[in-house]
Context: one part of a larger RNA
RNA sequence: GGAUGAACGCUGGCGGCAUGCUUAACACAUGCAAGUCGGACAGGAAAUACGGGAAACGGUGUUUCUAGUGGCGGACGGGUAAGUAACGCGUAAGAACCUGCCCUUUAGAGGGGAACAACAGCUGGAAACGGCUGCUAAUACCUCGGAGGCUGAGGAGCAAAAGGAAGAAUCCGCCCGAGGAGGGGCUCGCGUCUGAUUAGCUUGUUGGUGAGGCAAUAGCUUACCAAGGCGAUGAUCAGUAGCUGGUCUGAGAGGAUGAUCAGCCACACUGGGACUGAUACACGGCCCAGACUCCUACGGGAGGCAGCAAUCAGGAAUUUUCCGCAAUGGGCGAAAGCCUGACGGAGCAAUGCCGCGUGGAGGUAGAAGGCCCACGGGUCGUGAACUUCUUUUCCCGAAGAAGAAGCAAUGACGGUAUCUGGGGAAUAAGCAUCGGUUAACUCUGUGCCAGCAGCCGUGGUAAUACAGAGGAUGCAAGCGUUAUCC
Numbered sequence: 001g002g003a004u005g006a007a008c009g010c011u012g013g014c015g016g017c018a019u020g021c022u023u024a025a026c027a028c029a030u031g032c033a034a035g036u037c038g039g040a041c042a043g044g045a046a047a048u049a050c051g052g053g054a055a056a057c058g059g060u061g062u063u064u065c066u067a068g069u070g071g072c073g074g075a076c077g078g079g080u081a082a083g084u085a086a087c088g089c090g091u092a093a094g095a096a097c098c099u100g101c102c103c104u105u106u107a108g109a110g111g112g113g114a115a116c117a118a119c120a121g122c123u124g125g126a127a128a129c130g131g132c133u134g135c136u137a138a139u140a141c142c143u144c145g146g147a148g149g150c151u152g153a154g155g156a157g158c159a160a161a162a163g164g165a166a167g168a169a170u171c172c173g174c175c176c177g178a179g180g181a182g183g184g185g186c187u188c189g190c191g192u193c194u195g196a197u198u199a200g201c202u203u204g205u206u207g208g209u210g211a212g213g214c215a216a217u218a219g220c221u222u223a224c225c226a227a228g229g230c231g232a233u234g235a236u237c238a239g240u241a242g243c244u245g246g247u248c249u250g251a252g253a254g255g256a257u258g259a260u261c262a263g264c265c266a267c268a269c270u271g272g273g274a275c276u277g278a279u280a281c282a283c284g285g286c287c288c289a290g291a292c293u294c295c296u297a298c299g300g301g302a303g304g305c306a307g308c309a310a311u312c313a314g315g316a317a318u319u320u321u322c323c324g325c326a327a328u329g330g331g332c333g334a335a336a337g338c339c340u341g342a343c344g345g346a347g348c349a350a351u352g353c354c355g356c357g358u359g360g361a362g363g364u365a366g367a368a369g370g371c372c373c374a375c376g377g378g379u380c381g382u383g384a385a386c387u388u389c390u391u392u393u394c395c396c397g398a399a400g401a402a403g404a405a406g407c408a409a410u411g412a413c414g415g416u417a418u419c420u421g422g423g424g425a426a427u428a429a430g431c432a433u434c435g436g437u438u439a440a441c442u443c444u445g446u447g448c449c450a451g452c453a454g455c456c457g458u459g460g461u462a463a464u465a466c467a468g469a470g471g472a473u474g475c476a477a478g479c480g481u482u483a484u485c486c
Base pairs, nucleotide, nucleotide: 001486002485003484004483006482007481008480009479010478013356014355015354016353017352018351019349020348021314027311030309031308032307035072036071037070040069041068043066044065045064046063047062048061049060050059052057079267080266088192089191090190091189093187094186097184098183099182102180103179104178105177108174110144111143112142113141119134120133121132122131123130124129149158150157151156163172164171165170193239194238195237200230201229202228205227206226207225208224209223210222211221212220242264243263244262245261246257247256248255249254269290270289271288272287273286292303293302294301295300320346322345323344324343328342329340330339331338332337359389360388361387362386369380370379371378372377394423395422396421397420399418403413430475431474432473433472434471435456436455437454441470442469443468444467445466451458452457
């Protein structure tokens, strides 16, 4: 000198764009953050129309809603950096694999059956939540047939399906195959911090055979056999740490760093486990154990903000319990649509970067006043006053978007941006420094005191170095200080 997710002190007009718990992966009140489909299904509720009936009521049709069964999605999106020195990441390769939805394509969907929720009745419990009996539908479940697929050396063996909407055309689905795209699992070469005041480490350990297991390779697991494998080119152990694209600095080589944004990994109160599923060993799923908090009728139960806001605590320190699904994207749905704290926006903070303004021109009696003085004067200083002009900003009024995606409709932001008329210089300057380094000097006070200081140093009666004042210099809505990196 440059830089920062900064903080502190003094000061503070506006706009645009960014950024905002670096500390306790501490604990969390409250609300919201993942639902959707009635065009899969039997019921139920409500409204309405028609006609039947003396009425009670029952029937048919239409519309709306839906606890339950069922389907798809809750493995994405969002958060955090605790762990991890590792095929975790980066880069370059590889073979023994899987893949819902999507695209292309070949064939197909015949027959039969038994249940379980809901519901009804009885019943247990304070609650959470159940138990027994009975009834019922399906794109839920089972079975027979059935195949250019699978297994097998061969004989041979095995395996599928579902319907819905519509007046129809048709559309949406279902099943077995083949190919693709995108995604994922696995292996490997090289690279990836510090310590030797850590020198030896290892028994499923290293390899083989049989068996098991997996989507797949494999000591992945197991029985037996062999005794191997790694290591001063640093094994093992200990400490520290998410990695990268990047970011900061530097002429570069390099050094430091890994906030925001993007890719990958890991984690979800702590530890363990599996279930479902194309994919999880699953942040807002399940089970067990533990710590903590809450409810309880003491028998037993409930919970997990490292989602968005918010609260407490910690800390030098980090925002609103806001608006909207209008846009982009995602889930479900035939669609209308519903959901979406992703996202789009607004709010707060000079936290940063960029831009603009705080007026322009004229104006000497060089006014008053301050400061200095050799008492003549000098300086603040054209600065002010005064005259004139302008209106960026500011205030008031009129108009008023693009962003909407080509029938129409649909805008949170927002009556915002922008534009136009009126008003009036009106609403707007500070901070640090002035001995040298280093741009900028005098007076007064103090008297090795009080103090200053990054370094050198300064102050003991003429201090350009302390404190105040006048003046000056630098930067400017900021300026200084502190911390850290180059």
This is a predicted structure of a 486-nucleotide part of an RNA (small-subunit ribosomal RNA, 5' domain) from Solanum lycopersicum. Its Rfam family is "Bacterial small subunit ribosomal RNA".